Description
Transfer RNA from Narcine brasiliensis, 70 nucleotides, folded computationally. The RNAcentral record of the sequence draws on ENA. The prediction has a mean pLDDT of 81. Rfam family: tRNA. Rfam links the family to the GO term triplet codon-amino acid adaptor activity.
């Protein structure tokens, strides 16, 4: 260097014009005390423009990652 990918909550994964879900984190209730169990919070589309009434998704560039050829 060239060619196709993949980036979404702390981790796995979803997504139809409403951004959801287990586990994990915090609170609280339970409890002699933890566990487990219930119930509530928090936490977000890798970055920037572009089209659209409307973008996590379509198009540009860019950056991280991996991986195939030279």
């Nucleotide at each position: 260097g060239c060619u196709a990918g993949u980036g979404u909550a702390g981790c796995u994964u979803a997504a139809u014009u409403u951004a959801a879900a287990g586990c994990a984190u915090a609170g609280c209730a339970c409890u002699g005390a933890a566990g487990a169990u219930g119930c509530u919070a928090a936490g977000g589309u890798a970055a920037a423009g572009u089209u659209u009434u409307a973008a996590a998704a379509a198009c540009u560039u860019u950056c991280a990652c991996a991986a195939g050829c030279a």